[in-house]
Molecule: Lysine riboswitch aptamer
Organism: chicken gut metagenome
RNA sequence: UGUAGAGGUCGCGAUACUUAAGAGUAAUAAUAAUGAGGUAAGCACGAUGAUUUAUUAUGAAAGGAAUUAUCGCCGAAGAUUAUAACUGAUGCUUUAAGGUUAUAAGUCUGGGGAUGUAUAGAAUAUAUACAUAACUGUCACAUUAAUUUGUGUUGAGCUACA
Numbered sequence: 001u002g003u004a005g006a007g008g009u010c011g012c013g014a015u016a017c018u019u020a021a022g023a024g025u026a027a028u029a030a031u032a033a034u035g036a037g038g039u040a041a042g043c044a045c046g047a048u049g050a051u052u053u054a055u056u057a058u059g060a061a062a063g064g065a066a067u068u069a070u071c072g073c074c075g076a077a078g079a080u081u082a083u084a085a086c087u088g089a090u091g092c093u094u095u096a097a098g099g100u101u102a103u104a105a106g107u108c109u110g111g112g113g114a115u116g117u118a119u120a121g122a123a124u125a126u127a128u129a130c131a132u133a134a135c136u137g138u139c140a141c142a143u144u145a146a147u148u149u150g151u152g153u154u155g156a157g158c159u160a161c162a
Base pairs, nucleotide, nucleotide: 001162002161003160004159005158008074011073012072013071014070015069016068018066019065027058028057029056030055031054032053033052037045040094041093042092043091077109078108079107080105081104082103083102084101085100086099087098110136111135114132115131116130117129118128119127120126137154139152140151141150142149
């Protein structure tokens, strides 16, 4: 330098079917009441009834999640920051939070779970970040009959072969 591997019984991610939840919610229609606004803002709209409430009828969806299967893999992957594009409050336009994709920074994280806090979310599901105490993998040092025990680091690492 190249090739091939390991960590794990919740390893990482993507796709598809099914399912639960979202929700008897949003929305639409009818009846009754109310009576000038409703929007982040503007235009349109509005006493031929805005908005709101109640009853009745009809009645979704997205993102996210779980099982199973298939595929790609072991910086797998995720986050943060910056830039660019798209999307994003609906009758239309502009824009906000937010979301998606690409590139860069080898900036941070070896790995999965538990608890707490914060953010996102309909949610007590879940995801991300930080913290805490353990578990686990790798290597180094010391120790032991023995990865046996202890301490410390962490992937730009480790192991095997050429």